Record summary
Glycine riboswitch aptamer from a Pseudomonadota bacterium, 98 nucleotides, folded computationally. The coordinates come from a structure-prediction model, not an experiment, and the mean pLDDT is 75.
RNA sequence: AGAAUUCAUGCGGGAGAGGCCCUGGACGUACGCAAGAUCCGGGGCGCCGAAGGCGCAACCGCCCGGAAACGCUCAGGCAAAAGGACCGCAGUAGAGAC
Numbered sequence: 001a002g003a004a005u006u007c008a009u010g011c012g013g014g015a016g017a018g019g020c021c022c023u024g025g026a027c028g029u030a031c032g033c034a035a036g037a038u039c040c041g042g043g044g045c046g047c048c049g050a051a052g053g054c055g056c057a058a059c060c061g062c063c064c065g066g067a068a069a070c071g072c073u074c075a076g077g078c079a080a081a082a083g084g085a086c087c088g089c090a091g092u093a094g095a096g097a098c
Stems, first nucleotide, its partner, number of pairs: 005093001007091001009090005018045001020044007046078003052074001053072003059066003
C1' cells in the first nucleotide's frame, strides 16, 4: 500500500398475495343478554413467492456430479410489525498477499 472474491457483523433500500369465512376459550362491560375490540388456539377455501428446501435446464466438470431470480409450493407468507432473495456503504477474511 492493499484488488477480485469472501463473509462474523452493522446501517440503509427491498416485491408479491384475503387485515377472507367458521368456531372454542380468556379478558372486559354497574347487572343480565347481545354486540364490538384485544389476546391465545382449532378448522376451511382462495392466493403469493425473493428466508429455507426440493426439481430440472442452458452451461460447467467428467460418467456421474454441480447449477438460476426457471419450476414446485414441503416449510414460510397474504393490514401493520417481524421476516425478506438481492443491491449499496462500512467492516471481517483474503493480507503485511501481489